[in-house]
RNA sequence: GAUUCGUUAGCUCAGUUGGUAGAGCAUCUGCCUUUUAAGCAGAGGGUCCCGGGUUCGAGCCCCGGACGAGUCACCA
Numbered sequence: 001g002a003u004u005c006g007u008u009a010g011c012u013c014a015g016u017u018g019g020u021a022g023a024g025c026a027u028c029u030g031c032c033u034u035u036u037a038a039g040c041a042g043a044g045g046g047u048c049c050c051g052g053g054u055u056c057g058a059g060c061c062c063c064g065g066a067c068g069a070g071u072c073a074c075c076a
Base pairs, nucleotide, nucleotide: 001072002071003070004069005068006067007066010025011024012023013022019056027043028042029041030040031039049065050064051063052062053061
C1' cells in the first nucleotide's frame, strides 16, 4: 500500500425483508430467608465508531474517514 472482517448499554454479544433498539452478566430498588451471601420481581442505563448520501422511514443500503484484527504485497 491492497484486501477481508469487526465497531450496538459498564462488560460479552444478538438484531430476520429497511418499519417501536434487545438479551445475559453487572448496577440500583423492592420482596423473601437458609444472612459476608443466595433466590424472586422490577427499574435505570444507548451519539447503534464519525461525517455525508439514498429513502416516507436507516443499526441494516451507498460513499468517505477513524480505530482494532487477519491475509497478501513492498522496503530493508